[in-house]
The part of an RNA shown here (large-subunit ribosomal RNA, domain VI) has 294 nucleotides and comes from Candidatus Iainarchaeum sp. Its Rfam family is "Archaeal large subunit ribosomal RNA". The family has 91 seed sequences and 2,955 matches in Rfam 15.1. The family is grouped with related families in Rfam's "LSU clan". Rfam links the family to the GO terms ribosome and structural constituent of ribosome. For this family Rfam cites "Crystal structure of the ribosome at 5.5 A resolution" (Yusupov et al., Science, 2001). Model confidence (mean pLDDT): 81 of 100.
Context: one part of a larger RNA
């Protein structure tokens, strides 16, 4: 863009895609069938492991240059708080991402291949084939999963909105007037129908705008005051591990005035958060464009 009004929701399912899995072991079957014995199955059933594939993050683990704490050197005069040194180094670590973690990964049906057969002539017999019929594979087609109205035979159902107003050449019709080359003539005015076209209104859509279940751009999804979309704030949860200041204790040193690593209390503190809520405080309130209208 199309799908013959616009927009939203729920479906159908043509077509397409799919690792739709693979393998080993154990138990049972069964010390059975078989076999003189020695030995020793199978069909089936149940369970477990490994490999592959897909998805996920509740648990376990990794990462976590968000974050918290400790600490070395140096600089900001000291304290406090910081900069730099691979994130300076070290110890932890939520969300997210991930595997070493978790979940899923039946079998059955149909038509067949090679092949195995039934009935059966040509050819009184025989013959699976010539007519006809029954079986038969990890292969083919389904049941299963994903996608899928652009499937041009362009689908179905349902909901909301719309199908409104104004101007308007040309043309046709009707009435009236007028001209002279009185004709199936020319011209003008009015009225009606209102066409081509133009304008308004206008459900809805888009851009700008606030964002993320999405994302290379685009697209997609959510929100835009009739609002919890993002930020902020507050609360919860989570991480780190007990902040600064003040007070007390303290090995020791002392010029006897004090100084003092460190410890304890205040303090499960302080600091922080990608999570969950609440709350319009801030930003989406506006502007522009498109736009159905038998």
């Nucleotide at each position: 863009u199309g799908u013959c009004g616009a927009u939203g929701g729920u479906c159908u399912g043509a077509a397409g895609g799919g690792a739709a899995g693979g393998u080993a072991c154990u138990a049972u079957g069964a010390g059975u069938a078989c076999g003189a014995g020695a030995g020793g199955a199978a069909c089936g059933u149940a369970g477990u492991g490994c490999c592959g594939c897909a998805g996920c993050c509740u648990c376990u683990a990794g990462u976590c240059u968000a974050c918290c704490a400790g600490u070395u050197g140096u600089c900001c005069g000291a304290c406090a708080g910081g900069g730099c040194a691979u994130u300076g180094c070290u110890g932890g670590g939520u969300a997210g991402c991930c595997a070493c973690g978790c979940u899923g990964u039946a079998g059955c049906c149909g038509a067949u291949a090679a092949g195995a057969g039934c009935u059966g002539a040509a050819a009184g017999c025989a013959u699976c084939u010539a007519a006809g019929c029954u079986c038969g594979a990890a292969g083919c087609g389904g049941c299963c999963c994903c996608c899928g109205a652009a499937a041009a035979g362009a689908g179905a159902c349902u909901a909301u909105c719309a199908u409104c107003c104004c101007c308007g050449a040309a043309a046709c019709u009707a009435u009236u007037c007028u001209c002279c080359u009185u004709g199936a003539g020319g011209g003008a005015a009015u009225a009606a129908u209102g066409u081509a076209g133009g304008g308004g209104c206008g459900a809805g859509g888009g851009u700008u705008c606030c964002g993320g279940u999405a994302g290379a751009a685009c697209a997609c999804c959510g929100g835009u005051u009739u609002g919890a979309u993002a930020g902020g704030u507050u609360g919860g949860g989570c991480g780190u591990g007990u902040a600064c200041g003040c007070a007390a204790a303290a090995a020791g040193c002392u010029u006897c005035g004090g100084c003092g690593a460190u410890u304890u209390g205040u303090u499960c503190a302080g600091c922080g958060c990608a999570c969950c809520a609440a709350u319009a405080c801030u930003a989406a309130g506006g502007a522009c464009c498109c736009g159905a209208g038998g």